This is a predicted structure of a 72-nucleotide RNA (transfer RNA) from a Candidatus Yanofskybacteria bacterium. It matches the Rfam family "tRNA". Rfam's curators write: Transfer RNA (tRNA) molecules are approximately 80 nucleotides in length. Rfam classes the family as a transfer RNA. The coordinates come from a structure-prediction model, not an experiment, and the mean pLDDT is 82. NCBI's taxonomy places the organism under Bacteria, Bacteria candidate phyla, Candidatus Yanofskyibacteriota.

[in-house]
RNA sequence: GCGCGUGUAGCUCAGUGGUAGAGCACGUCACUGAUAAUGACGGGGUCCCAGGUUCAAUCCCUGGCACGCGCA
Numbered sequence: 001g002c003g004c005g006u007g008u009a010g011c012u013c014a015g016u017g018g019u020a021g022a023g024c025a026c027g028u029c030a031c032u033g034a035u036a037a038u039g040a041c042g043g044g045g046u047c048c049c050a051g052g053u054u055c056a057a058u059c060c061c062u063g064g065c066a067c068g069c070g071c072a
Base pairs, nucleotide, nucleotide: 001071002070003069004068005067006066007065010024011023012022013021018055026042027041028040029039030038048064049063050062051061052060
């Protein structure tokens, strides 16, 4: 340099053109003599950036950036 893939919560990842989710983590409460475990409730997201298509984009298209793999 070329090709392919990935980018969503603090972390690991789902997700579908129509209000963005789970597990773990975190906070509060219950339980306990006190922890742990367990249970209930809760907070936390410009869905990498820009543009385009669309009534509507996290999702489709184009470009860029970062990371990974392969080729040279």